């Protein structure tokens, strides 16, 4: 400087233009003598930041940042 990938809940991931899911974690409550375990329930997201394109974007274009991987130049 080039190209290519990722970004979604506290964590690690789904979600191939139409109601944002799930495991793990947290609460709360049931069982226990109590705790684990198991059980029900429940909270928890302006989907990395901004334009746009749609009747509609987490998805699809572009621009910008953080990380990774590659090649490339300097030494």
């Nucleotide at each position: 400087c080039g190209g290519g990938g990722u970004g979604u809940a506290g964590c690690c991931c789904a979600g191939u233009g139409g109601u944002a899911g799930g495991g793990c974690g947290c609460u709360a409550c049931g069982u226990u003598c109590g705790g684990g375990a198991c059980g029900u329930a429940g909270a928890g997201g302006u989907c990395g930041g901004g334009a746009g394109u749609u009747c509609g974007a987490g998805u699809c274009u572009c621009c910008c940042c953080a990380c990774c991987c590659c090649g490339a130049c300097c030494a």
The RNA shown here (transfer RNA) has 75 nucleotides and comes from SAR202 cluster bacterium Io17-Chloro-G9. The RNAcentral record of the sequence draws on ENA. NCBI's taxonomy places the organism under Bacteria, Bacillati, Chloroflexota, Dehalococcoidia, SAR202 cluster.